[in-house]
Notes
The part of an RNA shown here (small-subunit ribosomal RNA, 3' major domain) has 459 nucleotides and comes from a rock metagenome. The RNAcentral record of the full RNA draws on SILVA. The prediction has a mean pLDDT of 84. It matches the Rfam family "Bacterial small subunit ribosomal RNA".

Context: one part of a larger RNA
RNA sequence: UGACGGGGGCCCGCACAAGCAGCGGAGCAUGUGGUUUAAUUCGAUGCAACGCGAAGAACCUUACCCAGGCUUGACAUGCACCUGAAAGCCGUGGAAACACGGUCCCCGCAAGGCAGGUGCACAGGUGGUGCAUGGCUGUCGUCAGCUCGUGCCGUGAGGUGUUGGGUUAAGUCCCGCAACGAGCGCAACCCCUAUGGUCAGUUGAACUUCUCUGGUCAGACUGCUGGGAGAAACCCAGAGGAAGGUGGGGAUGACGUCAAGUCAUCAUGCCCUUUAUGCCUGGGGCUACACACAUGCUACAAUGCCCGGUACAACGGGCUGCGACACCGCGAGGUGAAGCGAAUCCCUUAAAGCCGGGCUCAGUUCGGAUUGCAGGCUGCAACUCGCCUGCAUGAAGUCGGAGUUGCUAGUAACCGCAGGUCAGCAUACUGCGGUGAAUAUGUUCCCGGGCCUUGUACA
Repeated sequence: UGACGGGGGCCCGCACAAGCAGCGGAGCAUGUGGUUUAAUUCGAUGCAACGCGAAGAACCUUACCCAGGCUUGACAUGCACCUGAAAGCCGUGGAAACACGGUCCCCGCAAGGCAGGUGCACAGGUGGUGCAUGGCUGUCGUCAGCUCGUGCCGUGAGGUGUUGGGUUAAGUCCCGCAACGAGCGCAACCCCUAUGGUCAGUUGAACUUCUCUGGUCAGACUGCUGGGAGAAACCCAGAGGAAGGUGGGGAUGACGUCAAGUCAUCAUGCCCUUUAUGCCUGGGGCUACACACAUGCUACAAUGCCCGGUACAACGGGCUGCGACACCGCGAGGUGAAGCGAAUCCCUUAAAGCCGGGCUCAGUUCGGAUUGCAGGCUGCAACUCGCCUGCAUGAAGUCGGAGUUGCUAGUAACCGCAGGUCAGCAUACUGCGGUGAAUAUGUUCCCGGGCCUUGUACA
């Protein structure tokens, strides 16, 4: 000087408390461990791995296993020699890849080009090392800190500044001070949102005040009033205002820590491999299942379930696409097909809600697992191993031990919708709107953090 303390002081944070909804019990989905397996590819492992890489494993993907094949190679560059085509087509074998045979016989006067073959240099490697690395990322933490120049103090390590008194979300600002200044952080500048003015406007049955869309401008600054702070910073209350004291949200992550993560995005040193640890193909596996954990979905019901009627969104996407409408089908869906490269057409009836009816507390008109049969869709192909529909079947489950998670407002909870990925496949993810709470007296305690101080046999 740091680090640490079941030392002290001050102070923060859904950290506790106060509340609301959950998880932990059930069934299923997904991930992981374990076990199994020819293989169940690899990585991620306290917080900060475990619906994570994967924004979508039937083949492909694919890195794994088995089998069949190739060896200058699926891909790049160069040299030498040879051929004139290569590709394609036909035949045979084959699961295909491929092998063998046949057919075909390039352009240019030439050099040569192009392509193939042979040979040589070499290619290739998701092989190893993230403890050799770059880059990127997580975490402490959006915590308020981390430093520098000069000066001063100290033999020196170093200190001072950055401590102190107030204040703040903040090393934010004020006052003081052997310090005076400065940098990276904080804040602001950027984006979205809430109000108004103004300009323009495709769309709209019509009109366009309004709504809306896109620009632009205004508005919020403790500006005003009162009180407190002995001065200031600032704090409290109020007015006006759509909004009030950083209005709400996002992007933005200082010096550094964890030899944190990633050699499998990529790049890269070294090592290893070279008729194989490379490459192609068929099939299988990544989907196994006594079990354990994690994250979710659906429930256990009456604030509910079912049936009929009826109302109101926003974000988005669409030409190998979205597909109205009509007809067929109980339905998934099918047939025909208008419109739309889209504020115009379509996806697109939002659902919870509201109105009416049924059920009457039961393993039920709750719950839907599981299984049988019959179908639909995508795709070369749904056996291993997709999704959906109809009929039948109706399991566990009656609110969950110890323990544990999230959340402070348009939040939690509940409700649906869209999108990316994608041929097909969403309970995941990323967004969107609808309905819309409870509680916070407080900081003793648990966890994490900041500043000062103290002890130390630690560095």